[in-house]
RNA sequence: GGGCCCAUAGGUAAACGGUAUACCGCAGUCUUCGCAUGACUGAGUUCCGAGUUCGAUUCUCGGUGGGUCCA
Numbered sequence: 001g002g003g004c005c006c007a008u009a010g011g012u013a014a015a016c017g018g019u020a021u022a023c024c025g026c027a028g029u030c031u032u033c034g035c036a037u038g039a040c041u042g043a044g045u046u047c048c049g050a051g052u053u054c055g056a057u058u059c060u061c062g063g064u065g066g067g068u069c070c071a
Stems, first nucleotide, its partner, number of pairs: 001070007010024004018054001026042005047063005
C1' cells in the first nucleotide's frame, strides 16, 4: 500500500427496510430477625458524517477504530 471481516445497553450477543430485544450486571419493591435464593417492576444502547427511501441497526458512499490475509 491492497483484499476481506467487525463496530448495537456496563459486558456478551440477537434483530425479512416498519415499536431495537435477550441473558448477565445495576436500581427499587415484596419475601427474611438478617444475608443469600426466589418473585415482580424499572433505568440504560445502534462508532461518526452524507445519500437512497414514506421509513435505515439493516442498503450505498466516505471517515474513524479493531481483527485477519497478501505485499
A computed fold for a 71-nucleotide RNA from a Candidatus Bathyarchaeia archaeon, annotated as transfer RNA. Its Rfam family is "tRNA". The family's RNA type in Rfam is transfer RNA. Rfam links the family to the GO term triplet codon-amino acid adaptor activity. Model confidence (mean pLDDT): 83 of 100.